Notes: Predicted 3D model of a 336-nucleotide part of an RNA (large-subunit ribosomal RNA, domain IV) from Globobulimina sp.

[in-house]
Context: one part of a larger RNA
RNA sequence: UGGUUGUGAAGGAAUUAGGCAAAUUGACCCCGUAAGUUCGCGAUAAGGGGGCCCUACUCACUUCGGUGAGAGGGCGCAGAGAAAAGGCUCUGGCGACUGUUUAUCAAAAACACAGCACUGUGCUAACUCGCAAGAGGACGUAUACAGUGUGACGCCUGCUCGGUGCCGGAAUGUCACGGAAGUUGGUUAGCCCUUCGGGGCGAAGCUGGCGACCUAAGCCCCGGUAAACGGCGGCCGUAACUAUGACGGUCCUAAGGUAGCGAAGUUCCUUGUCGGGUAAGUUCCGACGCGCAUGAAUGGCGUAACGACUGGAGCACUGUCUCCACAACCAACUCG
Numbered sequence: 001u002g003g004u005u006g007u008g009a010a011g012g013a014a015u016u017a018g019g020c021a022a023a024u025u026g027a028c029c030c031c032g033u034a035a036g037u038u039c040g041c042g043a044u045a046a047g048g049g050g051g052c053c054c055u056a057c058u059c060a061c062u063u064c065g066g067u068g069a070g071a072g073g074g075c076g077c078a079g080a081g082a083a084a085a086g087g088c089u090c091u092g093g094c095g096a097c098u099g100u101u102u103a104u105c106a107a108a109a110a111c112a113c114a115g116c117a118c119u120g121u122g123c124u125a126a127c128u129c130g131c132a133a134g135a136g137g138a139c140g141u142a143u144a145c146a147g148u149g150u151g152a153c154g155c156c157u158g159c160u161c162g163g164u165g166c167c168g169g170a171a172u173g174u175c176a177c178g179g180a181a182g183u184u185g186g187u188u189a190g191c192c193c194u195u196c197g198g199g200g201c202g203a204a205g206c207u208g209g210c211g212a213c214c215u216a217a218g219c220c221c222c223g224g225u226a227a228a229c230g231g232c233g234g235c236c237g238u239a240a241c242u243a244u245g246a247c248g249g250u251c252c253u254a255a256g257g258u259a260g261c262g263a264a265g266u267u268c269c270u271u272g273u274c275g276g277g278u279a280a281g282u283u284c285c286g287a288c289g290c291g292c293a294u295g296a297a298u299g300g301c302g303u304a305a306c307g308a309c310u311g312g313a314g315c316a317c318u319g320u321c322u323c324c325a326c327a328a329c330c331a332a333c334u335c336g
Base pairs, nucleotide, nucleotide: 001331002330003329004328005327006326007325008324010322011321014320019317028050029049030048031047036041038152052074053073054072055071057070058069059068060067061066075079087315088314089313090312091311092310093309094307095306099111100110115150116149117148118147119146120145121144127136128135129134153302154301155300156299158232159231160230163229164228165225166224167223168222169221173219174218178214179213182210183209184208185207186206187205190201191200192199193198233251234250235249236248237247260294261291272288273287274286275285276284
C1' cells in the first nucleotide's frame, strides 16, 4: 500500500447519476391492522407486547404422568442468550397476472398468455413437409383445424373504399399458345424464246413469310370490404371595453380526428403557466391545452392483485458522507 472481515464519538444521505454498498428488520406466541378492491385480496399491512429458572397458592383441562393461565419469587451485561430467518410506508408510469428470453455485457415496458376479432377450410379439408410414394393436420370434422392481429377484467372502439390489397361480377376494350379464309415467296414436271452462252412463264407436291377472323385467365371496367394495408385539411371575417369566437364565407378532399387522454416513455420552443411538496425542486404529483408531431384491436381510456421493471417522497437505519480512525487475518514490502 492492497485485500477479506470487524468496531466507532457527534451528526444522520450532508454522499451519489441513484441510499450503490452497508446497516435496520427477522423464527415463534399474543394484541392489533387503513385506503382501495375484481370481495379472493390488500395483510406478516402498519403498529405494539412477550420469552430463561422456581412455586407449597388459585383456576381450567388431563391419557392422572402432567399441561396451560393467573399470582408471587430468583439469576445474569445479555433468556428466539450462538448460527440460519422480511426494513417499512405514501404516490406515479408500464405490463393484467404465474411464466419466457439475448448459453458468454441487455430479464425488461420485449415474447408468451387466457380472453376478443377477422380470414380460410365440407374432409382425399385448408395448411405444412417431401422429387415422389407418403406423412403430419387427425384415427380430429366448423363448439374442429389453420393463418393473422389484439392481449385479463371494466367502459368503449367514431368518419373514410379515392390509392393498395382481398372478395364478387361480367357486356365492351386489350391479350398468349393454337386454329384459320386469304395473300405472297422458294423449289420444278412441262411449255415458249435463243446469238446455243442462256432467258422467260410455270401446274401438282414439298416448303417459307404475312394473315382478316375465332380464342382463356389476367389487366381495363362495375360493385363490396377498414378488428384488410392505410388515411382522418387550409384561409378569411364575426358578439355594445378588450379578449375569445357559438356563427358566417371560401378553397380543397375518399373523408377531414368522434369519445377519451394530453408538456405524456409522445411537447421542439421548454426549467411552458398555475397549484402542491422543499429553507431552496431542469426531476416528481395535480391541473391547464395553440397536441412542433395524441387518439380508438398498428387498439383508446381506466383498473384491484402481481413485478430481481422504472420515476418521485417520507419513516427507521446506518462509515455513503462531514472525516476518517483503530483492530484481526492474508498478501506486498524491509530485515534475517

The coordinates come from a structure-prediction model, not an experiment, and the mean pLDDT is 88.
The source organism's lineage runs through Eukaryota, Retaria, Foraminifera, Buliminacea and Globobulimina.